RNA sequence: AACGAACGCUGGCGGCAUGCCUAACACAUGCAAGUCGAACGCACCGCAAGGUGAGUGGCGCACGGGUGAGUAACGCGUGGGAACCUGCCCUGGAGUGGGGGAUAACCCGGCGAAAGCCGGGCUAAUACCGCAUACGUCCUGAGGGAGAAAGAUUUAUCGCUCUAGGAGGGGCCCGCGUCGGAUUAGCUAGUUGGUGAGGUAACGGCUCACCAAGGCGACGAUCCGUAGCUGGUCUGAGAGGAUGAUCAGCCACACUGGGACCGAGACACGGCCCAGACUCCUACGGGAGGCAGCAGUGGGGAAUAUUGGACAAUGGGGGCAACCCUGAUCCAGCAAUGCCGCGUGAGUGAUGAAGGCCUUAGGGUUGUAAAGCUCUUUCGGCGGGGACGAUGAUGACGGUACCCGCAGAAGAAGCCCCGGCUAACUUCGUGCCAGCAGCCGCGGUAAUACGAAGGGGGCAAGCGUUGUUCGGAAUUACUGGGCGUAAAGGGCGCGCAGGCGGCCGACGUAGUCAGGCGUGAAAGCCCCGGGCUUAACCUGGGAAUUGCGUUUGAUACUCGUUGGCUGGAGUUCGGGAGAGGAUGGUGGAAUUCCCAGUGUAGAGGUGAAAUUCGUAGAUAUUGGGAAGAACACCGGUGGCGAAGGCGGCCAUCUGGACCGAAACUGACGCUGAGGCGCGAAAGCGUGGGGAGCAAACAGGAUUAGAUACCCUGGUAGUCCUAGCCCUAAACCAUCAGGACUUGGGGUGGCCCGCGUUGGCGGGUCGUCCCGGAGCUAACGCGUUAAGUCCUGCGCCUGGGGAGUACGGUCGCAAGGCUGAAACUCAAAGGAAUUGGCGGGGGCCCGCACAAGCGGUGGAACAUGUGGUUCAAUUCGACGCAACGCGAAGAACCUUACCUGGGCUUGAACUGCCACUGACCAGCGGUGGAAACAUCGCCUUCCCGCAAGGGACAGUGGUAGAGGUGCUGCAUGGCUGUCGUCAGCUCGUGCCGUGAGGUGUUGGGUUAAGUCCCGCAACGAGCGCAACCCCUACUCUUAGUUGCCACCCGCAAGGGGGAACUCUAAUAGGACUGCUCCGGAUAACGGAGAGGAAGGUGGGGAUGACGUCAAGUCAGCACGGCCUUUAUGUCCAGGGCUACACACGUGUUACAAUGCAUGGUACAAACCGUCGCGAACCCGCGAGGGGGAGCUAAUCGGAAAAAACCAUGCUCAGUUCGGAUUGCAGUCUGCAACUCGACUGCAUGAAGCCGGAAUCGCUAGUAAUGGCGUAUCAGAACGACGCCGUGAAUACGUUCCCGGGCCUUGUACACACCGCCCGUCACAUCACGAAAGUGGGUUGUACUAGAAGUCGCCGUGCCAACCGCAAGGAGGCAAGCGCCCAAGGUAUGACUCAUGAUUGGGGUGAAG
Repeated sequence: AACGAACGCUGGCGGCAUGCCUAACACAUGCAAGUCGAACGCACCGCAAGGUGAGUGGCGCACGGGUGAGUAACGCGUGGGAACCUGCCCUGGAGUGGGGGAUAACCCGGCGAAAGCCGGGCUAAUACCGCAUACGUCCUGAGGGAGAAAGAUUUAUCGCUCUAGGAGGGGCCCGCGUCGGAUUAGCUAGUUGGUGAGGUAACGGCUCACCAAGGCGACGAUCCGUAGCUGGUCUGAGAGGAUGAUCAGCCACACUGGGACCGAGACACGGCCCAGACUCCUACGGGAGGCAGCAGUGGGGAAUAUUGGACAAUGGGGGCAACCCUGAUCCAGCAAUGCCGCGUGAGUGAUGAAGGCCUUAGGGUUGUAAAGCUCUUUCGGCGGGGACGAUGAUGACGGUACCCGCAGAAGAAGCCCCGGCUAACUUCGUGCCAGCAGCCGCGGUAAUACGAAGGGGGCAAGCGUUGUUCGGAAUUACUGGGCGUAAAGGGCGCGCAGGCGGCCGACGUAGUCAGGCGUGAAAGCCCCGGGCUUAACCUGGGAAUUGCGUUUGAUACUCGUUGGCUGGAGUUCGGGAGAGGAUGGUGGAAUUCCCAGUGUAGAGGUGAAAUUCGUAGAUAUUGGGAAGAACACCGGUGGCGAAGGCGGCCAUCUGGACCGAAACUGACGCUGAGGCGCGAAAGCGUGGGGAGCAAACAGGAUUAGAUACCCUGGUAGUCCUAGCCCUAAACCAUCAGGACUUGGGGUGGCCCGCGUUGGCGGGUCGUCCCGGAGCUAACGCGUUAAGUCCUGCGCCUGGGGAGUACGGUCGCAAGGCUGAAACUCAAAGGAAUUGGCGGGGGCCCGCACAAGCGGUGGAACAUGUGGUUCAAUUCGACGCAACGCGAAGAACCUUACCUGGGCUUGAACUGCCACUGACCAGCGGUGGAAACAUCGCCUUCCCGCAAGGGACAGUGGUAGAGGUGCUGCAUGGCUGUCGUCAGCUCGUGCCGUGAGGUGUUGGGUUAAGUCCCGCAACGAGCGCAACCCCUACUCUUAGUUGCCACCCGCAAGGGGGAACUCUAAUAGGACUGCUCCGGAUAACGGAGAGGAAGGUGGGGAUGACGUCAAGUCAGCACGGCCUUUAUGUCCAGGGCUACACACGUGUUACAAUGCAUGGUACAAACCGUCGCGAACCCGCGAGGGGGAGCUAAUCGGAAAAAACCAUGCUCAGUUCGGAUUGCAGUCUGCAACUCGACUGCAUGAAGCCGGAAUCGCUAGUAAUGGCGUAUCAGAACGACGCCGUGAAUACGUUCCCGGGCCUUGUACACACCGCCCGUCACAUCACGAAAGUGGGUUGUACUAGAAGUCGCCGUGCCAACCGCAAGGAGGCAAGCGCCCAAGGUAUGACUCAUGAUUGGGGUGAAG
């Protein structure tokens, strides 16, 4: 795009078309073929004219109409042909004479239920039969022979017979064309031909007899399946593909099968006979029937109409005609089934109405849409007129088309879609549910994809869906594809058929090309006109019909015949090369075994071992012997061969290629379906052989297991023989042959030239590498093409199923060759790209390992978490990167949890309305745990004369508040982590079809993508570094509260000083700057000097593009959802502090490098007025009293501790260790019961250095010692800071972990925590096998034999002719025979269905 459609929703009108695609299933009822009295008799009606009825006779019934079952065929299409027939019609010729015998109707009788039949009798004809005649006709033996007729009558004609021709119709034959299957390869006995005969309208094996043995088939016979064919129709640019409704031509069929009759024509749709199935009637004896005619019924089906009108028209039959008949036909009815046309209104109309929907709440949109106003009246309705079709009459359609008038916007819009393809977007509902879906795919709480609504898009009396065909699809490729890696080159050769084929002539003209002629039906398509108001539709003309036939011409090419040629191909001669093949010999090394000698305890084997061998003497070693197999070095991308393949040496036989030089043949060539041969390894059967190796097997190991990898053994086999098998990653994954097309290098063979010590150059055949053009999707190929062409063959057409099943064939078997389908998927695949990954590689980093030091894991306690418990133990965080985390501090509060008691515009916030100003707050009382409830006292302000207004407070109402309720997977912000790792990108250019690459890779170097050099790149950005802070040195400036070399003073302090320390501000200093060496002279590295500091001096802040849907809705913010006398809010008490356990992080220890006691030094940083709090006094102590000083370099916290000195302890569960518990206290606080910290006395647990495992740290670091701060009423063993003391070790980068760069493989991309294979179990689907079973079709053999034609016979019967008759001729019945349908028997083949069981296969979110 299309449709004979169907289904869903909807439906106003008209025109023109179309309408059982299924059951060629079965059919009730009616109709569809009659007509003629001008052929005839009879009967009846009528006065007659005439008419009616059945019958005889004539013509018609072979047309028209239906259907597509069968048919793969001369059936159809197209073009030809010769051996034929033809009623009615036309033209021509001739004739129509004279006789005869019957019969239906009718009458009588009989049989039968009926259908119907029988007998007797009468009768006519255009019915029937002789005779006569024969222009022309036919036969012939060439003399001759044969064959006709019908009349009617109104006197006009209509008929009849013979014959010739025509027209139209029909029969037959031939060329070409006409579906699929080779898993159908052979078929055929009347078969093929001949002779003769029969038969037919006619040719012919059409039939028969005889003879011959042919005929068809790979150019697809036979068989199987499917199918009416064509003009055309649909689609397509075309070529094609699909199709064969309606209309037209042909064919076939008429319940199924067979058969003939009549006839011009039939083997006959509405005729006959027989058989069969079915239906109906029946008196059971017998009969009747055939809608695939028009309607109609049942049935089937997704589905297809009225038991209508008329012969008015067109056409047909009969008739002289009038006329009759006509379900052909013309009309009407039903159906949106299709095509075409029309309408459902038009103009105006902004408060952009109401309503709906959305909303950022402003508005937007529906939308000029509506309403309103002004018009119009198509279609439909009502009324009136009223055709054409008809040439004289006749109109079913039809009171129709058409015309006129009237009323009134009046009666007339739906369907699908809106994620992309594809035109059209929002809201709500739903929550992987319900559902959608043509493909991709949507839906798991913000769905433009589901459902609804609003809005929008498309089409429109339709719109969608389904089905089917073509297109897109160059996706079967003729036009117009491919085969190195995507599917696809046969494993290789020889070669029949076939296809293709060198150069120069001649002839032919088959192909080819051009012209003419015939044909190519009409309709349709196309063009130009015409007719219906238009269109659809109808109609006239033209063009076209690409084809076939015939004829004339052309002769380049192809072809055929013929004559030549040498370039293709081949032959001869001479050479050299070679693991080419076959056979027979022969050689040495090695291995194993045997014998003997020497010799002693091991050998062997492995990652390590063991099995194994060995004291019965192994291994090792020496000598001798045996056997089998394979041939080191040479040896080489070297050689040979068609491929498989071929390797010591020698001989014999033998194939091929190559080189050189001529001569010869003269296209002898190439390819090659089938066919034939060869064909690694493994395997099979026979007979040998068997050293080594070695499937199977055994043992030992390894392992979770180890039917493996490793080891020790070891049998087939490996070898030979003659024979099978016939496969392979049989690979160059690249078929064979020929031609052409830039180059460079290596190598093997032969030849030539120059030169000769090596050598150089050329020709040719092979072979390998690189690479140009070109080709290619890319990779790559590239004169040995995958380039450019020609010829031939083979092969491919999505993945799986499957190289499977079935069938066939080959094989001894194993198995090979050929080779599907159902079903299932939306992919499978190639090449390349980026990344990730690798028990891949290279380079390099990091407390990553190693080297060290100290810990954790064991104990007790602290703290966090899990788990458990509980009314609640609020919530979050979960590998690193949750777990002394949020929490820099839960007794109440905090607090989010639980229990109980209260409040409901609320505890806090904003706006508005109303009321109150004797309400609340405050004080006091009662109840109460408190909140709260209630009572008493007290109790507003400003302006204004007032009314009233305002502020404030309260009460009531309203809009709204509130929520630590949910979603961190809706988010912002912030943070963790990879990682302070060195990376991540961009612009322009260049390369690539593209993804993308280049830059950023490479050579060096660095802590660093740091820098240098190189480079199709050149630059740039975010990162690195630097700039900032602290610290280490110094200068300068400044000098109090700090400092003190000086003075006074016991001290506090004062004076003085500005040198030092210190403080805090500025500046300097370090930059590979200098020297040497290394390096490319660079970057840079090493060493050194100087320097407080040396190669980023040390530390901090600083965290690229990004990753983890990482963390946080409970810090805050925020979308959506939920809640509103509660999930909000207030209060009291409880809980977050529970405790069999488990884990993380810590503290204290286990002691002598220690503990205890005493003595005595030296810090930094920080804090303090709601505070720090001195001296002094009291208390054993926590602490109390006290209150100076201090808003701090001034006063206070404040004692630093380890260290050092001295004493004791002497290895013990202790003078270690301090848990736990008892008693007594202190402090904070409204309050220490649950549940604080601290003190004193007493108690004195575990623990004696910690299993597997595991953590931190590279220098002022680890370790160790103390000090401070935030939070905080109080409450650190935590956290954050500070200073003191102060080590050890690093060979090195193999390994573990993490990371960076390059490279490689990749079937991964959610990216290795990836992907993915097979078994088993379950469910389901289709298929195969299977003892069989049941159908269908068909072959063969036999049997059977209805009806009927034909033949024979015809004793029975018979009117016409002959005969006086008898009888004859002729005919009929009966009988017999050939053929033959159904049926039967037997045995095959093909096919379908089904079958216990069985086999594999496909599919299936969480086995």